[in-house]
RNA sequence: AAUGCAAGCCGUCCUGCCGCUGCGAUUUCGAUCGAAGAGGAAAGUCCGGGCAACGCAGAGCAUCUCGCUUCCUAACGGGAAGAGGUUCGGUUUAACCGAAUUAUGGAAAGUGCCGCAGAAAACAUACCGCCGAUGGCUUAGGCACAGGUAAGGUUGAAAACGUGAGGUAAGAGCUCACGACAGUUGCGGGCGACCGUAGUUGUGGUAAACCCCGGGAGUUGAAAGACCAAAUAGGCUAACGCAUGUAGGGCUGCUCGUCCGAUGUUAGUGGGUAGGUCGUUUGAGAUAAAUGGCAACGUUUAUUCUAGAUUAAUGGUAGGAACCGGUUCACCGGUACAGAACCCGGCUUACAGGCUUGCAUUUUUU
Numbered sequence: 001a002a003u004g005c006a007a008g009c010c011g012u013c014c015u016g017c018c019g020c021u022g023c024g025a026u027u028u029c030g031a032u033c034g035a036a037g038a039g040g041a042a043a044g045u046c047c048g049g050g051c052a053a054c055g056c057a058g059a060g061c062a063u064c065u066c067g068c069u070u071c072c073u074a075a076c077g078g079g080a081a082g083a084g085g086u087u088c089g090g091u092u093u094a095a096c097c098g099a100a101u102u103a104u105g106g107a108a109a110g111u112g113c114c115g116c117a118g119a120a121a122a123c124a125u126a127c128c129g130c131c132g133a134u135g136g137c138u139u140a141g142g143c144a145c146a147g148g149u150a151a152g153g154u155u156g157a158a159a160a161c162g163u164g165a166g167g168u169a170a171g172a173g174c175u176c177a178c179g180a181c182a183g184u185u186g187c188g189g190g191c192g193a194c195c196g197u198a199g200u201u202g203u204g205g206u207a208a209a210c211c212c213c214g215g216g217a218g219u220u221g222a223a224a225g226a227c228c229a230a231a232u233a234g235g236c237u238a239a240c241g242c243a244u245g246u247a248g249g250g251c252u253g254c255u256c257g258u259c260c261g262a263u264g265u266u267a268g269u270g271g272g273u274a275g276g277u278c279g280u281u282u283g284a285g286a287u288a289a290a291u292g293g294c295a296a297c298g299u300u301u302a303u304u305c306u307a308g309a310u311u312a313a314u315g316g317u318a319g320g321a322a323c324c325g326g327u328u329c330a331c332c333g334g335u336a337c338a339g340a341a342c343c344c345g346g347c348u349u350a351c352a353g354g355c356u357u358g359c360a361u362u363u364u365u366u
Base pairs, nucleotide, nucleotide: 001362002361003360004359005358006357007356008355009354010353012321013320014319015318016317017316018315020037021036023034024033025032026031039337043348044347046346047345048344049343050342051221052220053219054218063217064216065215066214067213068082069081070080071079072078083104084102085101086100087099088098089097090096091095105212106211110210111209112206113205114204127153128152129149130148131147134146135145136143137142161179162178163177164176165175166174180203181202182201183200184199185198186197187196188195189194225278226277227276228275235269236268237267238266239265240264248260249259250258251257285304286303287302288301289300290299291298292297322335323334324333325332326331
């Protein structure tokens, strides 16, 4: 210097003209002027919280979800620092160092499952092989019939812990020594996960199988919710009017009886609709400095107010600059992903190009 990876930051700029949204001032109510107006993800709506309505005595069951430790935080399934496991690399081959990755409670509570292959996949089993001590047959040499056997072979991802010795008819943790892994007890270290060490007990895997253990979760979601409230048509109340309490209706098969009772005018009034206001942008806010902490993050002080639409504003156009691509060197084309909707903290996903830092590889120069 180039390339690649990871992390962080930026992510077009300036001027004129014409518009749009809400705000402030002035106003002759027609307008005029002023200042402001998308993001790092505004996205997916995945997780957590604020806020709101409804629900809720207390406790339990069911369902869902989380799962090494400590810390951070309003909270989290997020983040920081660590522990253990796995893989890779390096070295002095002793162990240590470095990197990546990891849903990492329990398989010694119980149940289930382990394809194909293989004799056998778990209260073991006998295909080949070995033995045949004991029993059986026997011409006493043996036979391999009963039976014993997991040391060896075969299969598999995995075969009852590995090596050696003893032992035996042959064998077997059957016994012993050393070792691997796991549980557990003591001691030492660490806040803790855990580590070291001495003893002791044990020896297939699987919980992203059921399950067990421990923690958490009421439901809905700004179309939440609160308030104001037109016209029209209904409802209710009062007064007047109207009739012999009329027409009509209920009780009844009918009659009597009894109860209700309009259609009009005026006034008042409840609910609801259209519409409007609030919620709604002053908040776990932003910026800077100091300070505590390895870090996530916290504390203090100062300064500051920075979009708020509701069919949905944040745009169009002209010129110039920067960068990239093409080129007949006149010029032409392009400028990523993407657009707020109650607010906030995370996670995930998309992103042309540029800058910074770290690591790795290659090349050149000194």
This is a predicted structure of a 366-nucleotide RNA (Bacterial RNase P class A) from Pedobacter quisquiliarum. Rfam family: Bacterial RNase P class A. Rfam classes the family as a ribozyme. The sequence was found by an Rfam model in a public genome assembly.